[in-house]
This is a predicted structure of a 126-nucleotide RNA (SAM riboswitch aptamer (S box leader)) from an Actinomycetota bacterium.

RNA sequence: CAACCAUCACGAGCGGUCGAGGGAUCUGGCCCGACGACGCCGCCGCAACCGGAGCUUCUGCUUGCCAGGUGCGAAUUCCAGCCGCUAACCGGUUCCGUCCCGGGACGGGGAGCGGGAAGAUGGAAG
Repeated sequence: CAACCAUCACGAGCGGUCGAGGGAUCUGGCCCGACGACGCCGCCGCAACCGGAGCUUCUGCUUGCCAGGUGCGAAUUCCAGCCGCUAACCGGUUCCGUCCCGGGACGGGGAGCGGGAAGAUGGAAG
């Protein structure tokens, strides 16, 4: 650096330092931030993967758990943008009926749901 596999609605903060932006990119939102965000350092913690321990229907489950390896500690990957399905609701030179209302088909609509794209993290290799 690109690809593969898995996960991403749970969980986890104090201090120091810095000094104006930050929440991956772009767009539209919405949030965080001088009551000091973001970044960096120390300690603490969480537990996604590796590792450890136990169980096991044999490949999964449970457990922060010897020492640990990465990672992570605002908001669902903060929400959405691409595709599909779809509720409420709306429409009329549409059809039917027990007829000024109701039902069906059709068209519009898109709360919401599913899939994807991209991203992040880990693993095993190249």

Record summary:
NCBI's taxonomy places the organism under Bacteria, Bacillati, Actinomycetota.